[in-house]
RNA sequence: UCCCUGGUAGCUCAACGGUAGAGCAGGAUCCUGUUAAGAUCAAGGUUCGUGGUUCGAAUCCACGCCAGGGAG
Numbered sequence: 001u002c003c004c005u006g007g008u009a010g011c012u013c014a015a016c017g018g019u020a021g022a023g024c025a026g027g028a029u030c031c032u033g034u035u036a037a038g039a040u041c042a043a044g045g046u047u048c049g050u051g052g053u054u055c056g057a058a059u060c061c062a063c064g065c066c067a068g069g070g071a072g
Base pairs, nucleotide, nucleotide: 001071002070003069004068005067006066007065010024011023012022013021018055027041028040029039030038048064049063050062051061052060
């Protein structure tokens, strides 16, 4: 310098262009003599950034940034 993959909740990951979800962690309540386990509920997001396409973008396109891999 070039090519490929990825960046979404505290963590691990989903999401045919049409309401952003799950598990775990954390919180509340129930259960129990208490803890753990278990049950229920609620909360938690500028989807890496800036532009573009579109009625509509986490998703498509361009350029950056970051991480990993490959070529030279």